[in-house]
Molecule: transfer RNA
Organism: Paramecium tetraurelia
RNA sequence: GGUCGAGUAGCUCAGUUGGUUAGAGCGUUGGUCUUAUGAGCCAACGGUCGCGGGUUCGAUUCCCGCCCCGACCA
Numbered sequence: 001g002g003u004c005g006a007g008u009a010g011c012u013c014a015g016u017u018g019g020u021u022a023g024a025g026c027g028u029u030g031g032u033c034u035u036a037u038g039a040g041c042c043a044a045c046g047g048u049c050g051c052g053g054g055u056u057c058g059a060u061u062c063c064c065g066c067c068c069c070g071a072c073c074a
Stems, first nucleotide, its partner, number of pairs: 001073005007067001010026004019057001027045006050066005
């Protein structure tokens, strides 16, 4: 340098062909329960969907460029 894949919550990830409040588990906090801790149960917290632009009434999703990570080729 080229090809391919990944980038979404603090962490691990899902998100079906673009659609009206963007989710799960773990985590944290509070409550409940317990003699107490843990576990269980309930609730809450937490997101510029890597960055910028384009298409569209509407983009996490489609297109372009860039950044970063990984694999392979040279």